About this RNA: RNAcentral holds the full RNA, with entries from SILVA. This is a predicted structure of a 329-nucleotide part of an RNA (large-subunit ribosomal RNA, domain IV) from Oratosquilla oratoria. It matches the Rfam family "Bacterial large subunit ribosomal RNA". Its family is annotated with structural constituent of ribosome and ribosome in the Gene Ontology.
[in-house]
Context: one part of a larger RNA
RNA sequence: CUAAUGUUAAGGAACUCUGCAAAAUAACUCCGUAACUUCGGAAGAAGGAGUGCUCUUUUGUAAUGAAAGAGCCGCAGUAAAAUGAGAGGGGCAACUGUUUACCAAAAACACAGCUAUCUGCUAAGUCGUAAGACGAUGUAUAGGUGGUGACGCCUGCCCAGUGCCCGAAGGUUAAGUUGAUGUGUUAGCUUUGCGAAGCAUUGAUAUGAAGCCCGGGUGAACGGCGGCCGUAACUAUAACGGUCCUAAGGUAGCGAAAUUCCUUGUCACCUAAUUAGUGACCUGCACGAAAGGCGUAAUGAUCUCUCUACUGUCUCAACAUUAGACUCG
Numbered sequence: 001c002u003a004a005u006g007u008u009a010a011g012g013a014a015c016u017c018u019g020c021a022a023a024a025u026a027a028c029u030c031c032g033u034a035a036c037u038u039c040g041g042a043a044g045a046a047g048g049a050g051u052g053c054u055c056u057u058u059u060g061u062a063a064u065g066a067a068a069g070a071g072c073c074g075c076a077g078u079a080a081a082a083u084g085a086g087a088g089g090g091g092c093a094a095c096u097g098u099u100u101a102c103c104a105a106a107a108a109c110a111c112a113g114c115u116a117u118c119u120g121c122u123a124a125g126u127c128g129u130a131a132g133a134c135g136a137u138g139u140a141u142a143g144g145u146g147g148u149g150a151c152g153c154c155u156g157c158c159c160a161g162u163g164c165c166c167g168a169a170g171g172u173u174a175a176g177u178u179g180a181u182g183u184g185u186u187a188g189c190u191u192u193g194c195g196a197a198g199c200a201u202u203g204a205u206a207u208g209a210a211g212c213c214c215g216g217g218u219g220a221a222c223g224g225c226g227g228c229c230g231u232a233a234c235u236a237u238a239a240c241g242g243u244c245c246u247a248a249g250g251u252a253g254c255g256a257a258a259u260u261c262c263u264u265g266u267c268a269c270c271u272a273a274u275u276a277g278u279g280a281c282c283u284g285c286a287c288g289a290a291a292g293g294c295g296u297a298a299u300g301a302u303c304u305c306u307c308u309a310c311u312g313u314c315u316c317a318a319c320a321u322u323a324g325a326c327u328c329g
Stems, first nucleotide, its partner, number of pairs: 001324008010315002014313001019310001027051005036041001038150001052072008073077001085308007092300002097109002113148007125134003151295004156225003161222002163218005170213003176207002182201004188194002226244005253287001254284001265281005
C1' cells in the first nucleotide's frame, strides 16, 4: 500500500451528484400520541417511564402470573446476541401485485372501476387447406376487441379532412346478357365486281350489383381547437370595437410544471450565503379534459427538499487486529 475489522480529542455533513457508507434507534410492560382522513386508518405516530437479585405481604389461574414493601450488588440489569432511527413538505402511481433470467423494479405493465364498439347462437372472434376445435357443455347481468385506470368533482367546442354507421333518387360502373355493323368463307349472279343462309370472327347499343360520387349521422372514433389593429379621467392594461381567416378557434381546472427555450423569470419563505425546495404570479417557446383534467386518505427497497438524532463522510488524520502485497529464508 490492498482487503476486512475495532477505537478515537474538539467539531458534527463543513464530505459528496446524494448522509453513499458508517453511526445512531431497537426487546418487553406501562403512560401517552398531532395534522389529515375514504372514519378503516394515520400509529409502534411523536414523546416519556420502568426492567437484575434476595426476602416478606397481598392477590390470582387449569397453568404461566399480577401488585406492594424491605434489603443487596455493579459503570451498566432487553448487562451478550438477535432486535424499528424519527419528523415535516412536494412530484408520480390509488392500492396488494408484475417486469428487462445475467447493467434498468420504476413514474413502466397489470389492476378493480369507467367507457366505446362488435356479437341473437351453426354468435362474433381465433387456430386449421380441410375435417374439426376453442369460444362454451357459455347465451347480451354472456363472449370478443379497443381505450381509460381506485375514489371524489368533472369530462367543453369542431363532423371540413380521414374512418365508421345509415340512406337510396340520380351519376359512374365489372363479369354476364343483348348482338347493330364490319370481316373471312362461298351457293348463286347481270363477274373491275356483288353476294343469301350457315359457320367463324368483330362487338355498336341496351341492360347490369356492390363500391365510389352523392345526402345524413357519429369524438370515452383518427384527430383539430387562430391572426392583426384600435380603445378607459397620469401611466399601464383593455371589459369594448373593427377586420381577416377557419370545420371550430382551448371551456372548467391547472400552470417556469416529470411539460418553461429565453431562465438562476419575478415576488415571498427557508439559509450567514440556495441554478435546489416550497408558496404565489401568468409573459403556457410548446398544459388541458378517458393518448383523460384537477384533487385525494392510505400504500411505495419510488424521485426530490428540509429538520432532529447520530456519527472518521469530512476538517485531518492516528492507533490497533487479521489476511495479503513486500524483504529474507